Annotation:
The RNA shown here (c-di-GMP-I riboswitch aptamer) has 88 nucleotides and comes from Paenibacillus ginsengarvi. Its mean pLDDT, the model's own confidence on a scale to 100, is 88. The RNAcentral record of the sequence draws on Rfam. The source organism's lineage runs through Bacteria, Bacillati, Bacillota, Paenibacillaceae and Paenibacillus. It matches the Rfam family "c-di-GMP-I riboswitch aptamer". Rfam links the family to the GO term cyclic-di-GMP binding.
RNA sequence: AGUCGAAAAGGGCAACCUUGUCGAAAGACAAUGGACGCAAAGCUGCAGGCCUAAUGGUCGGAUGACCGAUGGCGGCUGGGCUGCCGAA
Numbered sequence: 001a002g003u004c005g006a007a008a009a010g011g012g013c014a015a016c017c018u019u020g021u022c023g024a025a026a027g028a029c030a031a032u033g034g035a036c037g038c039a040a041a042g043c044u045g046c047a048g049g050c051c052u053a054a055u056g057g058u059c060g061g062a063u064g065a066c067c068g069a070u071g072g073c074g075g076c077u078g079g080g081c082u083g084c085c086g087a088a
Stems, first nucleotide, its partner, number of pairs: 004086002012038002016033001018031005036075001042081003046078003049073003056067004
C1' cells in the first nucleotide's frame, strides 16, 4: 500500500415519530425526541429495479379508468469516486 472487517479504540450517520416549508404526488429539506439499524446508511442517477403520475395521450355522457417520466428512491442491488482504525 492492497485485500479484509475484530468481543479493539476514537468516533460517524440516523430508520421511525411530531411540527413546519417546498412539491400534483412520490419525495426532499429544516427543527424536535429518541435510536430501527448501517463498515461506507459518505458522494454519484452510469446500469438494473422500485415509487409517484403532473403537463400530455387513449377510452368514457360523467365521476373516472388506463398508458406514461421529463419527477423521485444512494437506508433496493450493482458499478464509479473518496474515506477513519488496524486484529486475524